Background: c-di-GMP-I riboswitch aptamer from a Candidatus Omnitrophota bacterium, 103 nucleotides, folded computationally. Its mean pLDDT, the model's own confidence on a scale to 100, is 77. NCBI's taxonomy places the organism under Bacteria, Pseudomonadati, Candidatus Omnitrophota. The sequence was found by an Rfam model in a public genome assembly. Rfam family: c-di-GMP-I riboswitch aptamer. Gene Ontology term of the family: cyclic-di-GMP binding.

[in-house]
RNA sequence: UUAAGAAAAAGCCAAACCUAUCGUAAGGUAGGGACGGAAAACUGCGGGUCUCGUUAUCACUCUAGUUAAAUUCGUGAUGUGAGGAGACGGCCGGGUUGCCUUA
Numbered sequence: 001u002u003a004a005g006a007a008a009a010a011g012c013c014a015a016a017c018c019u020a021u022c023g024u025a026a027g028g029u030a031g032g033g034a035c036g037g038a039a040a041a042c043u044g045c046g047g048g049u050c051u052c053g054u055u056a057u058c059a060c061u062c063u064a065g066u067u068a069a070a071u072u073c074g075u076g077a078u079g080u081g082a083g084g085a086g087a088c089g090g091c092c093g094g095g096u097u098g099c100c101u102u103a
Stems, first nucleotide, its partner, number of pairs: 002103004012037002017032006035090001041096003045093003048088005057082004061077002065073001
């Protein structure tokens, strides 16, 4: 330097839950606590999940009405999705760094 993680050792981190606090929320931080973890270290770059808010915009859905006739015009919606603003690195991928052991 590269590869691997069956066993071991030294340490490390800390889910759920509880308490305090910050945030509209998803969640964050601190303390307790351990389900787990070789990257459960850092990074929101790609995907994913979740939250918020606006209808300014686009699409759809429903709809007052108009009309000879409404799929077409048109009013409205606490509606759905996109787009917008965020959260999660202990969901996956990518990037950066890194302990121990073995070869």